[in-house]
RNA sequence: AGGGGAUCGCCGCCUAAUCGUUUUCGAACGAGCCGGGGAACCAAUCUUCCGGGGUGAAUCCGCGCCAGCGGUAGGGAUCACUUCCGUCCCGAACCCGUCAGCUAACUCGGUCGGCGGCCGACGGAAGGAACA
Numbered sequence: 001a002g003g004g005g006a007u008c009g010c011c012g013c014c015u016a017a018u019c020g021u022u023u024u025c026g027a028a029c030g031a032g033c034c035g036g037g038g039a040a041c042c043a044a045u046c047u048u049c050c051g052g053g054g055u056g057a058a059u060c061c062g063c064g065c066c067a068g069c070g071g072u073a074g075g076g077a078u079c080a081c082u083u084c085c086g087u088c089c090c091g092a093a094c095c096c097g098u099c100a101g102c103u104a105a106c107u108c109g110g111u112c113g114g115c116g117g118c119c120g121a122c123g124g125a126a127g128g129a130a131c132a
Base pairs, nucleotide, nucleotide: 009118010117011116012115013114014113018031019030020029021028022027032111033110034109035108036107037106042101051099052096053095054094055093060071061070062069063068074090075089076088077087078086081127082126083125084124085123
């Protein structure tokens, strides 16, 4: 000098997963955000069965030596408003337990986890907003 790793802090990204107050520092209580159940009307309409259903962007198709490969509905980023183009990615996993359409009142829950940077680069265009 370069490379790699760890801790703290700060900045940023995915996600509902953030903020506030109190605290015996275990947590508790709220706000915000998110999800489930639950009338009328509407929808649906028997039974059997291979049940059925929920969270989520994560569904479907083809091939396969069944490891995976190629695509795809859909979703995210591109340092700070939106959209378009270009580019780069994801396209999983889990849960309920024979049971649930929608759904006002009502009611029950969640608020995790995973990454990147602190270097250099600041992709392009249009519109809006703000300022002068």
Molecule: c-di-AMP riboswitch aptamer (ydaO/yuaA leader)
Organism: Paractinoplanes deccanensis